Predicted 3D model of a 118-nucleotide RNA (SAM riboswitch aptamer (S box leader)) from a soil metagenome. RNAcentral holds the sequence, with entries from MGnify. The prediction has a mean pLDDT of 84.
């Protein structure tokens, strides 16, 4: 770069470090009661893999796909919905000749993460 899943749940202390950070964008926040990062160990979850059991495709090595189990293995994670927004569209006030304006944890997208595969 492309595909497919999956994001409203859940889990932090320490040193070292010294002003950022929460992808952008406005916003709102979070930070010298210590940000980033990086270093121990602790946690959380359960995508891969692993274990069982159902189901189905194959002549057969095998294999697809569901339920569950464990968490020693690979990854990811540990502030606030992905912090909230951006693009469309619903629904509710408000204005109104015309053109508007504003709420809404309603729906879809679209960007993002993070796995798994191409």
């Nucleotide at each position: 770069u492309u595909u497919c899943a999956u994001c409203g749940a859940g889990a932090g202390c320490g040193g070292c470090g010294g002003a950022g950070g929460g992808a952008c964008u406005g916003g709102c926040c979070c930070g010298a009661a210590g940000a980033a990062g990086c270093c121990g160990c602790g946690g959380c979850a359960a995508c891969c893999g692993c274990c069982a059991g159902c189901c189905g495709g194959g002549a057969g090595g095998u294999u697809g796909g569901c339920u569950g189990g464990a968490a020693a293995g690979g990854u990811g994670c540990c502030a606030a919905a992905u912090c909230c927004u951006g693009c469309g569209g619903g629904u509710c006030c408000c204005a109104u000749u015309g053109g508007g304006g504003g709420a809404c944890g309603c729906c879809g997208g679209a960007a993002g993460a993070u796995g798994a595969g191409g």